[in-house]
RNA sequence: GGGCGAUUAGCUCAGUUGGUUAGAGCGUCCGAUUGACGUUCGGAAGGUCGCAGAUUCGAAUUCUGCAUCGCCCA
Numbered sequence: 001g002g003g004c005g006a007u008u009a010g011c012u013c014a015g016u017u018g019g020u021u022a023g024a025g026c027g028u029c030c031g032a033u034u035g036a037c038g039u040u041c042g043g044a045a046g047g048u049c050g051c052a053g054a055u056u057c058g059a060a061u062u063c064u065g066c067a068u069c070g071c072c073c074a
Base pairs, nucleotide, nucleotide: 001073002072003071004070005069006068007067010026011025012024013023019057028044029043030042031041032040050066051065052064053063054062
């Protein structure tokens, strides 16, 4: 330098053919339960969907560029 893949909550990850409000598990916090902790149950907070631009009535999703990480080729 070229090719492929990944980037979504603190962590690990889903997200269908572009459509109403972006989700799960774990973790954190609050409450119930317990003598207390743990377990269990209920609830809550937490996201500019890596960044910028384009297409579209509408983008996490399509297109382009860039960034970071991984693999392969040279």
Molecule: transfer RNA
Organism: Candidatus Zambryskibacteria bacterium RIFCSPHIGHO2_02_FULL_43_14